[in-house]
Molecule: transfer RNA
Organism: Candidatus Peribacteria bacterium
RNA sequence: GCCGCUUUAGCUCAGUGGUAGAGCACCUCACUUGUAAUGAGGGGGUCCCGGGUUCAAAUCCCGGAAGCGGCU
Numbered sequence: 001g002c003c004g005c006u007u008u009a010g011c012u013c014a015g016u017g018g019u020a021g022a023g024c025a026c027c028u029c030a031c032u033u034g035u036a037a038u039g040a041g042g043g044g045g046u047c048c049c050g051g052g053u054u055c056a057a058a059u060c061c062c063g064g065a066a067g068c069g070g071c072u
Base pairs, nucleotide, nucleotide: 001071002070003069004068005067006066007065010024011023012022013021018055026042027041028040029039030038048064049063050062051061052060
C1' cells in the first nucleotide's frame, strides 16, 4: 500500500428497510434472624462519525475513524 471482517445498553451479543431487544450486571420490592439463592417489577441507547438513497435506515450506498486478520 491492497483485501476481508468487526463496531448496537456497564459487559457478551441478537436484530438482514416498518415500535431498538436478550442474557448477565445495576436499582426497588417480596422471601430470610441475616447474607446468598429464588420470585416480581423497574431504570439505562447519538445503533462508531459524516453524507446520500427512501414515505421510512441499526439495516442499503459513498467517505472517514478504531480494532482484528490476510496479502505484498